[in-house]
Context: one part of a larger RNA
RNA sequence: UUGUUCGUAAAGUGUCUAUAGGUGGCUUUUCAAGUUCCUCGUCAAAUCCUAGGGCUUAACCCCAGAUAGGCGGUGGAAACUACCAAGCUAGAGUACGAUAGAGGCAAAGGAAAUUUUCGGUGGAGCAGUGAAAUGCAUUGAGAUUGGGAGGAACACCAAGGGUGAAAGCACUCUGCUGGCCCAUCACUGACACUAAGAGAUGAAAGCUAGGGGAGCAAAUGGGAUUAGAUACCCCAGUAGUACUAGUUGUAAAUGAUGGAUACUAGGUGUUGUGCGUAUUGACCCAUAUAGUACUGUAGCUAACGUGUUAAGUAUCCCACCUGGGAAGUGCAUUUGCAAGAAUGAAACUC
Numbered sequence: 001u002u003g004u005u006c007g008u009a010a011a012g013u014g015u016c017u018a019u020a021g022g023u024g025g026c027u028u029u030u031c032a033a034g035u036u037c038c039u040c041g042u043c044a045a046a047u048c049c050u051a052g053g054g055c056u057u058a059a060c061c062c063c064a065g066a067u068a069g070g071c072g073g074u075g076g077a078a079a080c081u082a083c084c085a086a087g088c089u090a091g092a093g094u095a096c097g098a099u100a101g102a103g104g105c106a107a108a109g110g111a112a113a114u115u116u117u118c119g120g121u122g123g124a125g126c127a128g129u130g131a132a133a134u135g136c137a138u139u140g141a142g143a144u145u146g147g148g149a150g151g152a153a154c155a156c157c158a159a160g161g162g163u164g165a166a167a168g169c170a171c172u173c174u175g176c177u178g179g180c181c182c183a184u185c186a187c188u189g190a191c192a193c194u195a196a197g198a199g200a201u202g203a204a205a206g207c208u209a210g211g212g213g214a215g216c217a218a219a220u221g222g223g224a225u226u227a228g229a230u231a232c233c234c235c236a237g238u239a240g241u242a243c244u245a246g247u248u249g250u251a252a253a254u255g256a257u258g259g260a261u262a263c264u265a266g267g268u269g270u271u272g273u274g275c276g277u278a279u280u281g282a283c284c285c286a287u288a289u290a291g292u293a294c295u296g297u298a299g300c301u302a303a304c305g306u307g308u309u310a311a312g313u314a315u316c317c318c319a320c321c322u323g324g325g326a327a328g329u330g331c332a333u334u335u336g337c338a339a340g341a342a343u344g345a346a347a348c349u350c
Stems, first nucleotide, its partner, number of pairs: 007304002012318001014201004021194003025088004033081002035077003039073005049065002052062003091191001092188003095184001097182001103177004108172002110154001115149007125136002162169002206247005215241002220236004258317006266295009276285001299306002323350003332343004
């Protein structure tokens, strides 16, 4: 370079922004770089191919000729791409109007429950299990009742409902703030798509420093079980979990399905918005649009399945794959406080 792929067989970067690069809407014009046509030059000889000839034949040798292709020059063509110039509005963006939402950050407030503490009542067990024991309790437990403290999480509403790029986000109220959708069709006039490198963000666990610590709970101790029991069960319990400032940069980070655009049967829910009809009004009914689910035709698929939210039909751009193991290992480099992360082989073996 050509080719085949990427839901589950190997393979979609965790997600987003954006640089280079690649690709790019409609109409007219310029130009001739790409493109295309004619012609000329050149690409030594030998070799290869074709025709003819010479050694008895062949190999071999002699002679003549030629295609394709490359590079360069002159001259034409102007559809397409690029360029120049002018315009357009269907892509994209802005404006105006209205709504929905656990989108984000900060502050304040709340009720139930667990734990604990101080009193009251009360007086023998409680707790736990398959059964027990460790454990707690007459220095008064457990139970019940009143007051206080503290931390974490927010029942019902709640629905494969909403929202965010993903990770994620849910008690209530307030302040600040990002984005989507719908409607109007007013403005700009291709300003677009993708995205190597780069940057930002990124659950949980872990790490550093500080304060915090109710419940839960790696580690650890004890009690059981057992042949043993470094476990499952029970009683305790420290890191941690929560907060602030950093760090780490990974997950079955999953829809195991990259992004964008267009086209290709329906049916049934549901969320946001608009419009028509109807009505006192809300429903109902019909319809448009943006999500989100179920079912399903054609098609696709090895099958499972998927199926206007495609895994269908096409175009553009990026990432990635090439038998299993060795191995996401070794070495090296970058990065990190470390733990590690990223890049990433081979011998050998089947």
RNAcentral holds the full RNA, with entries from SILVA. A computed fold for a 350-nucleotide part of an RNA from Chamaecyparis obtusa, annotated as small-subunit ribosomal RNA, central domain.